[in-house]
RNA sequence: UGAAUUGUUUCGCUUAAUCUGUUUGGAAAACGGAACGGAGGAACCAUGUUUUGGGGUGAAUCAAGUAAUUGAGGGGCUACCCUUAAAGCCCUAACCCGUCAGCUAACUUCGUAAGCGUGCUAAGGGAGGGAUA
Numbered sequence: 001u002g003a004a005u006u007g008u009u010u011c012g013c014u015u016a017a018u019c020u021g022u023u024u025g026g027a028a029a030a031c032g033g034a035a036c037g038g039a040g041g042a043a044c045c046a047u048g049u050u051u052u053g054g055g056g057u058g059a060a061u062c063a064a065g066u067a068a069u070u071g072a073g074g075g076g077c078u079a080c081c082c083u084u085a086a087a088g089c090c091c092u093a094a095c096c097c098g099u100c101a102g103c104u105a106a107c108u109u110c111g112u113a114a115g116c117g118u119g120c121u122a123a124g125g126g127a128g129g130g131a132u133a
Base pairs, nucleotide, nucleotide: 011117012116013115014114018034019033020032021031022030035112036111037110038109039108040107045102053100054097055096056095057094061072062071063070064069073092074091075090076089077088078087080126081125082124083123084122085121
């Protein structure tokens, strides 16, 4: 000096999944508040749809193939933020409702978990900091 691995903290990433109050010696737990996200639910409109079951969260679907897999479509990251472009690296799962739900104002109701570790470039716009005068 470079590479790899491990641990801690900070920081960052996927995601709605974050912040905060009360109680307590302190935690946990419980009960809240804000914020974010989901579901059900009129009129109007839409739908000929119901075992060929149907539906929901989610980017996670479709097609070909005996299969492995391959494409198309969709999604994420590359460190100040947003957009665009280019390059690179990845994902395209899983779970739930239980015969039942289109949209949907009022209204009702639920969730706030889990898992990880990237760091190339340019343009435009914006934000912040430093130095000097």